The prediction has a mean pLDDT of 84. Transfer RNA from a Candidatus Kaiserbacteria bacterium, 74 nucleotides, folded computationally.
[in-house]
This record gives sequence, structure tokens and C1' cells, in this order.
RNA sequence: AGCGGGGUAGAGCAGUCAGGUGGCUCGCCAGGCUCAUAACCUGGAGGUCGUUGGUUCAAAUCCAACCCCCGCUA
Repeated sequence: AGCGGGGUAGAGCAGUCAGGUGGCUCGCCAGGCUCAUAACCUGGAGGUCGUUGGUUCAAAUCCAACCCCCGCUA
């Protein structure tokens, strides 16, 4: 320098193809259960979806540029 994969809640990941309510597991908080803790059950909080622009009634999703991580080639 070129190419490929990835960036979404505190952690790990879906959702993107085919635009239309952002979700799952663990964790955290509260309650229940228990003599008590763990486990289990119920509920809740927590997201400017890497950044900036564009298209659209509407963008995590489509388009462009850029930033960061991993890999391959030279």
C1' cells in the first nucleotide's frame, strides 16, 4: 500500500441480507423464597448501535469518507 472480517448496554453476542417498537445470556439494583447465603422466581435500571455527512416519511440496517481492532498478501 491492497484485500477480507469486526466495532450494538458493564462483559460476551444476535438483529443488517429483505430499512418500520433495539433484543438474548451473564452481570448490576429491588422484591419474593430461605433461619441465612447460594440456587431458583418476578420486576427494574442501563444504548447518542465507532465518527461525520448523504439518501429516505423513516437508518443499527442503504451510500460515501474517516477512526480503531484482528487477519492475509506485497
About this RNA:
NCBI's taxonomy places the organism under Bacteria, Bacteria candidate phyla, Candidatus Kaiseribacteriota.